[in-house]
Background: Predicted 3D model of a 1478-nucleotide RNA (small-subunit ribosomal RNA) from an uncultured bacterium. Model confidence (mean pLDDT): 85 of 100. It matches the Rfam family "Bacterial small subunit ribosomal RNA". Gene Ontology terms of the family: structural constituent of ribosome and ribosome.
RNA sequence: GAGUUUGAUCCUGGCUCAGGACGAACGCUGGCGGCGUGCCUAAUGCAUGCAAGUCGAACGCAGCAGGCGUGCCUGGCUGCGUGGCGAACGGCUGAGGAACACGUGGGUAACCUGCCCCGGAGUGGGGGAUACCCCGUCGAAAGACGGGACAAUCCCGCAUACGCUCUUUGGAGGAAAGCCAUCCGGCGCUCUGGGAGGGGCCUGCGGCCCAUCAGGUAGUUGGUGUGGUAACGGCGCACCAAGCCAAUGACGGGUACCCGGUCUGAGAGGACGACCGGGCAGACUGGGACUGCGACACGGCCCAGACUCCUACGGGAGGCAGCAGCAAGGAAUUUUCCCCAAUGGGCGCAAGCCUGAGGGAGCAACGCCGCGUGGAGGACGACGGCCUUCGGGUUGUAAACUCCUUUCGGGUGGGACGAGCCUGACGGUACCACCAGAAGCAGCCCCGGCUAACUCUGUGCCAGCAGCCGCGGUAAGACAGAGGGGGCAAGCGUUGUCCGGAGUUACUGGGCGUAAAGGGCGCGCAGGCGGUGGGCUGCGUCGGCGCUGAAAGCGCCCCGCUUAACGGGGCGAGGUGCGCCGAUACGAGUUCACUCGAGGCAAGCAGAGGGUGGCGGAAUUCCGGGUGGAGCGGUGAAAUGCGUAGAGAUCCGGAGGAACGCCGGUGGGGAAGCCGGCCACCUGGGCUUGACCUGACGCUGCGGCGCGACAGCGUGGGGAGCAAACCGGAUUAGAUACCCGGGUAGUCCACGCCGUAAACGAUGUCGACUAGCUGUUGGGCGGAUAACCGCUUAGUAGCGAAGCUAACGCGUGAAGUCCACCGCCUGGGGAGUACGGCCGCAAGGCUGAAACUCAAAGGAAUUGACGGGGGCCCGCACAAGCAGCGGAGCAUGUGGUUUAAUUCGAUGCAAAACGAAGAACCUUACCCGGGCUUGACAUGCCGGUGGUACCGACCCGAAAGGGAAGGGACCCCGCAAGGGGAGCCGGCACAGGUGCUGCAUGGCUGUCGUCAGCUCGUGCCGUGAGGUGUCGGGUUAAAUCCCGCAACGAGCGCAACCCCUGCCCCUAGUUACACGUGUCUAGGGGGACUGCCGGCGACAAGCCGGAGGAAGGUGGGGAUGACGUCAAGUCAGCAUGGCCUUGAUGCCCGGGGCUACACACACGCUACAAUGCCCGGUACAAUGGGUUGCCAACCCGCGAGGGGGAGCCAAUCCCAUCAAAGCCGGGCUCAGUUGGGAUUGCAGGCUGCAACCCGCCUGCAUGAACGCGGAGUUGCUAGUAACCGCCGGUCAGCCAUACGGCGGUGAAUACGUUCCCGGGCCUUGCACACACCGCCCGUCACGUCAUGGGAGUCGGCAACGCCUGAAGCCGGUGGCCCAACCCUCCCCCUCCCAGGGCCUCUCUUGCGGAGAGAGGUCUUGGGAGGGGGAGGGAGGGAGCCGUCGAAGGCGGGGCCGGCGACUGGGACGAAGUCGUAA
Repeated sequence: GAGUUUGAUCCUGGCUCAGGACGAACGCUGGCGGCGUGCCUAAUGCAUGCAAGUCGAACGCAGCAGGCGUGCCUGGCUGCGUGGCGAACGGCUGAGGAACACGUGGGUAACCUGCCCCGGAGUGGGGGAUACCCCGUCGAAAGACGGGACAAUCCCGCAUACGCUCUUUGGAGGAAAGCCAUCCGGCGCUCUGGGAGGGGCCUGCGGCCCAUCAGGUAGUUGGUGUGGUAACGGCGCACCAAGCCAAUGACGGGUACCCGGUCUGAGAGGACGACCGGGCAGACUGGGACUGCGACACGGCCCAGACUCCUACGGGAGGCAGCAGCAAGGAAUUUUCCCCAAUGGGCGCAAGCCUGAGGGAGCAACGCCGCGUGGAGGACGACGGCCUUCGGGUUGUAAACUCCUUUCGGGUGGGACGAGCCUGACGGUACCACCAGAAGCAGCCCCGGCUAACUCUGUGCCAGCAGCCGCGGUAAGACAGAGGGGGCAAGCGUUGUCCGGAGUUACUGGGCGUAAAGGGCGCGCAGGCGGUGGGCUGCGUCGGCGCUGAAAGCGCCCCGCUUAACGGGGCGAGGUGCGCCGAUACGAGUUCACUCGAGGCAAGCAGAGGGUGGCGGAAUUCCGGGUGGAGCGGUGAAAUGCGUAGAGAUCCGGAGGAACGCCGGUGGGGAAGCCGGCCACCUGGGCUUGACCUGACGCUGCGGCGCGACAGCGUGGGGAGCAAACCGGAUUAGAUACCCGGGUAGUCCACGCCGUAAACGAUGUCGACUAGCUGUUGGGCGGAUAACCGCUUAGUAGCGAAGCUAACGCGUGAAGUCCACCGCCUGGGGAGUACGGCCGCAAGGCUGAAACUCAAAGGAAUUGACGGGGGCCCGCACAAGCAGCGGAGCAUGUGGUUUAAUUCGAUGCAAAACGAAGAACCUUACCCGGGCUUGACAUGCCGGUGGUACCGACCCGAAAGGGAAGGGACCCCGCAAGGGGAGCCGGCACAGGUGCUGCAUGGCUGUCGUCAGCUCGUGCCGUGAGGUGUCGGGUUAAAUCCCGCAACGAGCGCAACCCCUGCCCCUAGUUACACGUGUCUAGGGGGACUGCCGGCGACAAGCCGGAGGAAGGUGGGGAUGACGUCAAGUCAGCAUGGCCUUGAUGCCCGGGGCUACACACACGCUACAAUGCCCGGUACAAUGGGUUGCCAACCCGCGAGGGGGAGCCAAUCCCAUCAAAGCCGGGCUCAGUUGGGAUUGCAGGCUGCAACCCGCCUGCAUGAACGCGGAGUUGCUAGUAACCGCCGGUCAGCCAUACGGCGGUGAAUACGUUCCCGGGCCUUGCACACACCGCCCGUCACGUCAUGGGAGUCGGCAACGCCUGAAGCCGGUGGCCCAACCCUCCCCCUCCCAGGGCCUCUCUUGCGGAGAGAGGUCUUGGGAGGGGGAGGGAGGGAGCCGUCGAAGGCGGGGCCGGCGACUGGGACGAAGUCGUAA
C1' cells in the first nucleotide's frame, strides 16, 4: 500500500496478501564453473581405522650391524624401561546453567604464572632408592606379588646465600644437575629482581517470561578467633549478636549457553545467536581427588550407577558431543578419500618425528555469484495446432531456408603461481593454443480481484480449487485439459520459521462520552510531579581532552582473481562506558528570603448534609358501636372473593404500623451511595466579605483504610399498607405471564454481615488558559434605595464563536489548548467462565485464563423498506347502498386422480370461459400401430438419366406407402452429330425438430398504476454515502399552481395536443315509397377560458356561490402507462445464442387421446318464483355482418328444417317484420307448483369423407337438485349498477352460458375517514437491506471437536526427614611396615695428632756409647670423615576410628502432567421439534 464487515458511507477493528531472509525440507525439472555451506531431531547407542607424542645432546639394559689388535672399541639401528617436556593446547558439542556465566567499564596494598625475553648471584661436597633386567610365585585373562643387582638431569642430607622468606630486629631459615663439544663454546640446572603474554578473585552497569510464585533465609546476616587457599571472603569451623533479602519484584516455577554479530526495518525497534571470531560450560550419568605452572583433566586415575562386550564364572574390559563411518530417530544434513607441500602446534641443539588442527579433493542446485543452451537475415505470413462473427485471427520471424560465430562442453598439445633455499597433496588442475561442428544443453509456476497474463472444450454444489474475499447447482476467464499469454529461469513452486507491512503494545508513534477502555466514592503511606527572588555545591545536564569499545563483519575509497560472488589494503562508523579539566541557564541538593498556591483568623449566609430523641396531622387497614338493607368488588368483558351470621355505604369511638400532600422548582445539600412533615440537641462540609497570621506547609496517589442504593444473610423486635414465592379466577392453542381476588418472606427498627448496579454525565482528580447570550439558586458591592439596573463570586440549566470530533455531538461546568498524577483498553465468541488464591455464615464477590472456533464482531451517520409509531391526503379502500358469488343443477377452466396417451404452457393479487376469436378427422404438438430416409420444405456441389420428367390402368394395403402394364414431353446453342438447362434418380454437404434452457436473449405483455411520481445540469452543504432542489405554508385530480426558501433551471411523467360523444353553424347529398329546408350520412368550423359578478383567501394560487349557456371549472368516454419492481409471463406466435437429436426427438398415414372422474377450486349460465311464470295481442333500437356469402317472397313440415330462387360486392338487397324487457288482455295463487329445467327415452333435422368414443338443433315424453344459500367474498357513485335483448369475430358444423361490441329500461347510497386493503408526502424508531413472508433466542433430538469436575490410577520434577553409606580429602590413631635425617652402641675403611718398640740410612762426637734427624714397619691412646649392622627417635605409610560425602532404602507432603466410569457447560454442523424472549 491492497483485499475483506455495508444496499452504499465514514470510522473503529481484526484477519489476509504483495517484500526481504533461511544451516532448510518437499514436488517437478536439471548444462558448466567459482566461492561458501551441509544432524536444527536422540548430550541416543556405536563395529573398524586413525585423531599426542617426542627427546639417545639426562640414564640403564637387551638385540642387531660395522671394525679389527677376540676382547674390546666405534658410530648407527631397533626394542623395553627410568627421567624430562608435552599431554590443561589444538579439535568437538550446547546437555546444564537466569549465574559475576556473558558483555562493558573498573579494582586486586588480597593473588599465581612452566616454557619465552632482560638483569643479578650461584652451580662445592656427600649419601640413597628404583623400573627395565635376572630368579621365583599366583591368574583363563587383565594383571599382580616376592627375592636379587644396577644408572641418571630420579630422590635426600651437608656447605654457601647478592638478592629471597620469617622476625620480638637480637636473629633464624632456605638452592642446584648435569650433558654435548671440531679447542672457542653451546644447551641446561638453582635462587632472585623485572618484563611480556596467560590466568585467579572482587565489583558498577546491561540483557528472558510468569504475581494465578508474595513473602524468603539457619552458615542464614554480621562480629571475634582459628583453619584453609596462590589469594580476599561465612570458603570451612568454634563462640557471640539477630540479623539479611523483598513490590525498584526477594523466593519459587518455566525457558534459554552469552557476546562480536546475523536477518529485517526509513529509523527506533523486533526476531535470532548456524558457519567465522571471543568467552563459558560439558565429555556415558553422579561423586572424588591425584599429578602438575596450569586440571578436578574428552582420547588420565579412583568409587558408585546404567548400558555394552570378554570370561575357564573366580573375575575383567569399555566410553566418537575428535576425523571418517554404522545403526536409530527424523521432513532432513556428505567420503570409513589425499597430504603434511603450505599455515600452525608438541618434542628435539639439530636432522627429524607426530599432527583427521590444517591444506586439498569427493558428494549435495543447500545458498550466493558468473556463463551458456546460439547470432544476423528470412512471408502482408508455409504445415500443423487453437480460436472464429467463417471474412479471418493467432502461434509468428517463430520454423523451414541463407549467411555467420564457437562461449560452455568435447578432442589434441603446452602448462603455472602457491616456496628465499631442499620440498607440491591439490594436479597434468587453473590458464593458454589448436581442431570439429549449431553441433550436446529448458524448465517451473501462474493467468477471478488483490496481481502481470484469456479463450475453447470437458464437468454440472459432482469431481475439485482456495493465501483472504470466495469459485463449482449446463455456456465456469476461479475445477480439469488444450491453445495462447504473463513471470522467473538451472531453476521454479510449495511448506515451515523470522522481521516488515502492523501507528495492531504507539520511546520515536495510539487510545478510553456512544466503537475495547475512567476504578462506585473518598482519605491517604510509598512513589511521581511541584510557586517567586538570591547565595553556595556542581549530582543530573552541556563542552573540551584522554583511555577503552579485539579481529572479522558493516559504510566509503583503492586493489587482486577475465567479471562477480570471494579476497587484500586504507579510512570511517559503532558505548546508557571510565577518567581529567571547564560551564552553571534549567533540573537537583543546601541555605536565606517572599506571598500570589495552600492553610488559619474574624464577621456574616443558604441548605431534604449526617446522627439522636420527641411531637403532629391526613390517609389505608383492623376492632367496637349506631344508622341501613342487598348487594359490594373487580374487568376489555368476567369470574374467583366479600355480603341477610347484615357486607358495601355512612356516623362516632378506639388500636397499630408505615410514609410525610400542598410548598416542590428546569430548586437546594452531599465525595459518592443518596437526603424531603415539625421541634430540640450533637455534628461535617460549603459560600461571601475583610486581607490580620503561617510561609510552599502543595497536586496526584500503586498497595492500604473507610464509606457504599436495592436485593440478600444472622440474632432479636415490629408488621398498617404493599408484596417475590405460593393459592385461586380469568385470558390463551398453551399461559408455570401480562389482568383480577388472596397471600408469606421482605419492606420498618436495633446490632452484625454482604460490597454489588445502566453505582451513568456510560465523561478520573487537581490547576491554568481560550468569544459570547439567556434563565435560575446562594452571597457581596454600587446606583436608584422594596419592585428595577449594573458589577462581582460560588453553583445549576438552555443555546452557541473559535477549536475539537468518525459522526452524533462537546463547546469557560469542554469532549477546546496545555501541565501533573492515577486507573483502564488492544478483534468477536468461548467468558467475567474454569482452575488457583484471597474474602464471605451462605448467597456469592475480587483477581481471572486456555483449548477450540469465526471473518468478522462493532460505532456514527445515509438511502430505502418496514412498524399492531405519529401527522397530512387519496382510491368503490371502508362505510352507506344495489345486485351478486360462496349452497343447487348444468357449462367451461384448473388442481388432483386415472390412463397407452389424457400433449404443452399459465400458478396469490397479476394462473384457473387464460394461450383457445371454435380439439369429431384435420388442428395436434400426446399415445398405439403401419410406413419413408437428401427426407413434407431451402440452397450448393458431384455423378447418372430419353423412353427421362410427367400421366398412369391394375395388384397388395386401413391409409401412408410399395409394386406396376401402358402412354409420354419441354427450354437454349447448333445444319447435324452433339452440348447445356429444367425435371428426375443416386450421392455429398445439409434440411428438419411444438426437443431443453424465458435463470443465456430480442420482441411483446402483465403488475404496482393514470399512482404522482422519477431524475438531471450547475451551484451550495457534508470527509463521505448522500443531502439540497423534490422541503415549509396554502391549493389541486395531479411534483397542479401560488408564496416562502441555497438554490436556480431543466428532462421523463401530470395536463394539453389526438379520437368518440353532447349544443350550434357551414359545406356536400349515394341512400329515404314520394317531396327535402329537417332527421340522417360525412367532412369542416364555432363553443368553455374560472372569461363575468359576489364572497372567502395573503392583494396570490385557488375555493365557494351566482349569472349566462346545450355544456361548466379536467362536461362524459377512449387512446396515451415516467424511472423502475417482480431473474413476473412467453424458446409453443415469431425471432434468436448455446446444448441435444439425425433410418429419428425428423416426415407421412390409420386409429385413439386432449371430451377420462371418488373428489377440490375458479369464471359463469339457469333457477329457486307472483316486481313472477305461461298464453294471446301490441310498441320502440343501435352496433354490425354478407359472393365457395347473406339469402327475400312463396310452398312443404308442429318444428329443427326442406324446396325455392328474387335481390345484394350492399346508408339501396339480405341476416332482420330485426329486437327483448315494456305495454294491453287472460290464466296460474304459494304449491317443489303452470316455479325450475337437469337427467333420460323415443322420433327427427342440419353440417360434414365421417357425428360410436365426441357436434348442434327440433318434436314428444321424462321431469332431478334447488324454497335465496356457513365462514367468507365480488362488482358498481349515473345513463353507472341492475334488468333486457341484438350484433360480430373465430367457424363446414359446434359443445358460446365465453369473448368483443350495440342499444333499450333504468335506480339506490356516500354521515364520514376510526377501522380493513392498496397508495402518496412529511416525520420517528430499527439489530431489517434476497428489505417483517425480514431478523432472531433458548431448550430438546443427532453428529464431531476441544475443555472443566471426577472414585481413582499412572508418570515426571525438586527439595525435605530418618536409615545405610563407596571412593576420596582432612583430622586422629596406628601394637603392623619403612632407604637416605637425628641419637646411642659395635664393626670396617681413610686421614690427622701424641707416645712407644724394632730396623735402615744420614749428621754431630777420637772410638765405644750417646744424641739428633729422615725413612720403613709394628703398636698404644685420642680425633675427624665415610660405610655397614643393631636399637631408639623424628617423619611417613597400610589398617582402623571420626567428619564430610555420591548413591541406595524407607517415609510423608509439594509442584507438573497422562488416562479415567460418570458428569458440567462450550463450539461447530445441511435440515428437524417446541415455543416467540430481543